A computed fold for a 346-nucleotide part of an RNA from an uncultured prokaryote, annotated as small-subunit ribosomal RNA, central domain. The coordinates come from a structure-prediction model, not an experiment, and the mean pLDDT is 88.

Context: one part of a larger RNA
RNA sequence: CUGGGCGUAAAGCGCGCGUAGGUGGAUGUUUAAGUCGAAUGUGAAAGCCCUGGGCUCAACCUAGGAACUGCAUUCGAUACUGGAUGUCUAGAGUAUGAUAGAGGGAAGUGGAAUUUCCGGUGUAGCGGUGGAAUGCGUAGAUAUCGGAAGGAACACCAGUGGCGAAGGCGGCUUCCUGGACUAAUACUGACACUGAGGUGCGAAAGCGUGGGUAGCAAACAGGAUUAGAUACCCUGGUAGUCCACGCCGUAAACGAUGAGAACUAGGUGUUAGAAGGAGGGUCUUAGUAGCGUAGCUAACGCGUUAAGUUCUCCGCCUGGGGAGUACGGCCGCAAGGCUAAAACUC
Numbered sequence: 001c002u003g004g005g006c007g008u009a010a011a012g013c014g015c016g017c018g019u020a021g022g023u024g025g026a027u028g029u030u031u032a033a034g035u036c037g038a039a040u041g042u043g044a045a046a047g048c049c050c051u052g053g054g055c056u057c058a059a060c061c062u063a064g065g066a067a068c069u070g071c072a073u074u075c076g077a078u079a080c081u082g083g084a085u086g087u088c089u090a091g092a093g094u095a096u097g098a099u100a101g102a103g104g105g106a107a108g109u110g111g112a113a114u115u116u117c118c119g120g121u122g123u124a125g126c127g128g129u130g131g132a133a134u135g136c137g138u139a140g141a142u143a144u145c146g147g148a149a150g151g152a153a154c155a156c157c158a159g160u161g162g163c164g165a166a167g168g169c170g171g172c173u174u175c176c177u178g179g180a181c182u183a184a185u186a187c188u189g190a191c192a193c194u195g196a197g198g199u200g201c202g203a204a205a206g207c208g209u210g211g212g213u214a215g216c217a218a219a220c221a222g223g224a225u226u227a228g229a230u231a232c233c234c235u236g237g238u239a240g241u242c243c244a245c246g247c248c249g250u251a252a253a254c255g256a257u258g259a260g261a262a263c264u265a266g267g268u269g270u271u272a273g274a275a276g277g278a279g280g281g282u283c284u285u286a287g288u289a290g291c292g293u294a295g296c297u298a299a300c301g302c303g304u305u306a307a308g309u310u311c312u313c314c315g316c317c318u319g320g321g322g323a324g325u326a327c328g329g330c331c332g333c334a335a336g337g338c339u340a341a342a343a344c345u346c
Base pairs, nucleotide, nucleotide: 004317005316006315007300008299012314014201015200016199017198021194022193023192025088026087027086028085029084030083031082033081034080035077036076037075038074039073040072041071042070049065050064051063052062053061054060091191092188093187094186095185096183097182099180103177104176105175106174107173108172109171110154115149116148117147118146119145120144121143125136126135162169163168206247207246208245209244210243211242215241216240220236221235222234223233258313259312260311261310262309263308266291268289269288270287271286272285273284275282295302296301319346320345321344328339329338330337331336
């Protein structure tokens, strides 16, 4: 290489957009590049293979044939693929109506709660734990009532509910804006799928500059526990968590399951529509869950949302450790990221 694989054994890029490339619906005409056939030339000899012959046999030698699966030229075939040129509407898209939604961005705004401050009432404790102590409090705390400030998060609704490509998205209102689904017609006429490179988005933590800081809380301090306790528990508490702009580019970024298309029993629940019905119910699209048939699987399990049966394209795997490391390169302010070995060893 052939071959075999990728839910859990090694293996699906975190997710989009998209270049090259690969692949691509129905039908007519044409071409004849691929493809197929024939002929001619060539494919040295020896060797291998087959059939004879010669050494008493064999090895060996020798004759003929076959083979040399290839290449070139010419003449044909035209189903399939390709090229050219028409036509079509089942893929894809556009227009119109209606629908649902925590989809995204910006501005404004609301109530509960925590904390702090001010004032009133009030007096000796509060807090915390398994039990305590550190801590707070007669300079009046905790509790309670009234007022003010400020930051962050949005109880109930709330749901194997919804939306988004993924990360993710949840008080309310307004503005701007992306996508989806559905119904019936009209239009375009294969405009499609995938996608190496490339490019964009990308939780948390972290970084830079400037703000902000109520609560929580790495680090840190103290109190306990303990043989010790650099912990678990308690009292405090700084970065950070929040905002703006810029970086970082990683996660058990998970459905541990790449994208697209077609086909293959059925029930049940639910979300958004449509049809028709007096109603119960029924039916049909698109999602989302839980069972389950055939089939698949090492088993677990999957099962029209496939891990079934097939096709197209991409990514990835090849014993464990060394190691996702070293070196080099690229990126980054740094932290580090991406790419990625070998010796050695079992």